[in-house]
RNA sequence: GCCAAUAUAGCUCAGUUGGCAGAGCAGCAGUUUCGUAAACUGCAGGUCAAGGGUUCGAACCCCUUUAUUGGCU
Repeated sequence: GCCAAUAUAGCUCAGUUGGCAGAGCAGCAGUUUCGUAAACUGCAGGUCAAGGGUUCGAACCCCUUUAUUGGCU
């Protein structure tokens, strides 16, 4: 230099072909217990990497950029 993949909550990841952004773990509060752990219930936490475009409507489609990873030279 060329090609490809990935980027979504603090962490690990879903999101079934465009229509309300989710799960597990972690965190906080509560129930239970003499107490802790476990279990159960609830709560909070997101400009979906950035910019632009298409569309009534974009995490999802198109273009550019950034970062990481892999391959080729």

Transfer RNA from a Tissierellia bacterium, 73 nucleotides, folded computationally. Rfam family: tRNA. The sequence was found in a public genome assembly. Model confidence (mean pLDDT): 83 of 100.